[in-house]
RNA sequence: GCCGGAGUAGCUCAGGGGUAGAGCAACGCAUUCGUAAUGCGUGGGUCGUCGGUUCGAAUCCGACCUUCGGCU
Numbered sequence: 001g002c003c004g005g006a007g008u009a010g011c012u013c014a015g016g017g018g019u020a021g022a023g024c025a026a027c028g029c030a031u032u033c034g035u036a037a038u039g040c041g042u043g044g045g046u047c048g049u050c051g052g053u054u055c056g057a058a059u060c061c062g063a064c065c066u067u068c069g070g071c072u
Stems, first nucleotide, its partner, number of pairs: 001071007010024004018055001026042005048064005
């Protein structure tokens, strides 16, 4: 230099045009003499950045950034 994968909650990841979700973690309550475990609940997101398409974009298109791999 060229090609490809990935980027979404604190972490691991779903979701591939029409309300952003799960598990774990955190916090609260219940349970317990107390802790752990367990059960119920709550909060937490400019969906990597900037543009474009569209009535509508996390999702489609382009450029860029970060990261991983391959080729040279």
The RNA shown here (transfer RNA) has 72 nucleotides and comes from a Verrucomicrobiales bacterium.
Its mean pLDDT, the model's own confidence on a scale to 100, is 83.
Rfam family: tRNA. By type it is a transfer RNA.
The organism belongs to Verrucomicrobiales, within Bacteria.
It was read from a public genome assembly.